Context: one part of a larger RNA
Molecule: small-subunit ribosomal RNA, 5' domain
Organism: uncultured bacterium
RNA sequence: GAACGGUGAUUAUUAGUCUAGCAAUAGAUUAGUAAUUAUAGUGGCAAACGGGUGAGUAAUAUAUGGAUAAUCUACCUUAAAGAGAGGAAUAGUUCUGCGAAAGCGGUAGUAAUACCUCAUAAUGUCAUUUUAGGGGAGCCUUUAAUGAUUAAAGAUUUAUCGCUUUAAGAUGAGUUCAUACACUAUCAGCUAGUUGGUGAGGUAAUAGCUUACCAAGGCUACGACGGUUAGCCGGCCUGAAAGGGUGAACGGCCACAUUGGAACUGAUACACGGUCCAGACUCCUACGGGAGGCAGCAGUGGGGAAUAUUGCGCAAUGGGGGAAACCCUGACGCAGCGACGCCAUGUGAAGGAUGAAGGUCUUAGGAUUGUAAACUUCUGUCUAGAGGAAAGAAGCUCUGACGGUACCUCUAAAGAAAGCACCGGCUAACUCCGUGCCAGCAGCCGCGGUAAUACGGAGGGUGCAAGCGUUAUUC
Numbered sequence: 001g002a003a004c005g006g007u008g009a010u011u012a013u014u015a016g017u018c019u020a021g022c023a024a025u026a027g028a029u030u031a032g033u034a035a036u037u038a039u040a041g042u043g044g045c046a047a048a049c050g051g052g053u054g055a056g057u058a059a060u061a062u063a064u065g066g067a068u069a070a071u072c073u074a075c076c077u078u079a080a081a082g083a084g085a086g087g088a089a090u091a092g093u094u095c096u097g098c099g100a101a102a103g104c105g106g107u108a109g110u111a112a113u114a115c116c117u118c119a120u121a122a123u124g125u126c127a128u129u130u131u132a133g134g135g136g137a138g139c140c141u142u143u144a145a146u147g148a149u150u151a152a153a154g155a156u157u158u159a160u161c162g163c164u165u166u167a168a169g170a171u172g173a174g175u176u177c178a179u180a181c182a183c184u185a186u187c188a189g190c191u192a193g194u195u196g197g198u199g200a201g202g203u204a205a206u207a208g209c210u211u212a213c214c215a216a217g218g219c220u221a222c223g224a225c226g227g228u229u230a231g232c233c234g235g236c237c238u239g240a241a242a243g244g245g246u247g248a249a250c251g252g253c254c255a256c257a258u259u260g261g262a263a264c265u266g267a268u269a270c271a272c273g274g275u276c277c278a279g280a281c282u283c284c285u286a287c288g289g290g291a292g293g294c295a296g297c298a299g300u301g302g303g304g305a306a307u308a309u310u311g312c313g314c315a316a317u318g319g320g321g322g323a324a325a326c327c328c329u330g331a332c333g334c335a336g337c338g339a340c341g342c343c344a345u346g347u348g349a350a351g352g353a354u355g356a357a358g359g360u361c362u363u364a365g366g367a368u369u370g371u372a373a374a375c376u377u378c379u380g381u382c383u384a385g386a387g388g389a390a391a392g393a394a395g396c397u398c399u400g401a402c403g404g405u406a407c408c409u410c411u412a413a414a415g416a417a418a419g420c421a422c423c424g425g426c427u428a429a430c431u432c433c434g435u436g437c438c439a440g441c442a443g444c445c446g447c448g449g450u451a452a453u454a455c456g457g458a459g460g461g462u463g464c465a466a467g468c469g470u471u472a473u474u475c
Base pairs, nucleotide, nucleotide: 003042004041006039007038008037009036010035011034012033013032014031015030016029017028018027019026020025052256053255054254062180063179064178065177066176067175068174071173072172076169077168078167079166080165081164082163084118085117086116087115093108095106096105097104098103124149125148126147127146128145129144132141133140134139154161155160182228183227184226189219190218191217194216195215196214197213198212199211200210201209231253232252233251234250235246236245237244238243258279259278260277261276262275281292282291283290284289309335311334312333313332317331318329319328320327321326348378349377350376351375358369359368360367361366383412384411385410386409387408388407392402419464420463421462422461423460424445425444426443430459431458432457433456434455440447441446
């Protein structure tokens, strides 16, 4: 598979052969054609996006604002013109060799939107001449002529989709300038491709970017050079602000992909899941030689005070391929684990005094725990069971991982659901007993040596509350 030649399977059909039959016909088989389907390979596009991390980097970074008269831009959009004629190969495949393997050859032969040649061609490119404007600028734009040179590919279900050249747009990028951008002078001088020029080379493009020659310059107390630390920003935390601290998550940019170096392909890479070389490490080996790169998503080991599942799905959003159907997508959407944070909610409500018992204190009268409990009457968040049941789906139909989830109705049942810190002052909250400068407390002041509201226990109280307190850090 709607670029290409094969190979396998299934089905249909045409022709031939054979078998059975008197025959119609049936069965088997070979070859061709067509359709469907599977598949390795050639070709195209993508793989430079998306995803991760912050090692390096104090400026080839970033932020803001300029320049490009010094540049490129696949796919996309608009416009103009075109697409003629040929050729030689090669993979897959056949036969075959070497090797333990990774893999590497030889032979025969084949296709294309793969590759090559010729033709055609300007408003393209280059060279020479030429016209008119413009600018801050080495210059830019523009008119005309001559010469040289450069292109293409088809597919098909006939609807379309592709191909080539040019012009413009859009998008993306390159380069460059100015300003801002950490600490250190117990770093004061630094620099030979260094600074500039000319010729040549080189780049998409400017440039010592590279090279030959020539000149001797260039930077620096407004901190060069050196050292240390560090990805930058929008933002985030804090604060009345000014500021100070910070750069998790989300968004923009940069850098990196085992360490170092290099180029190839390509519109774009000097390329995380490409290639080559070198190093370290791990693995395989027939000892000759080979293979690998989680800073993707999960997961393992290790380190550590400490940080999750080898889950589901492409249903949605988005990306790549394709004419489409569809395919791929650990992007993404979801679920799981963790009080890590934020938010919401519950742990019952109403009544209930002989102010029960018990505890604690006591001036022994009582006070307090305390409407608290018991007890009575209710309710049903939550929990369990039963029944129903989404939105997210767009454009007529179809299509939902989450998920039978959220949510709704009914039934049962107060049952399973409160802790932590503190109570001398700062600082809300006090008494008794024990201890006796001991044991201990402590953020600061300070408590404790026999009547401790400061230590330990108890009763009571205060503050927060599914959390509370300590420690560390920032304002």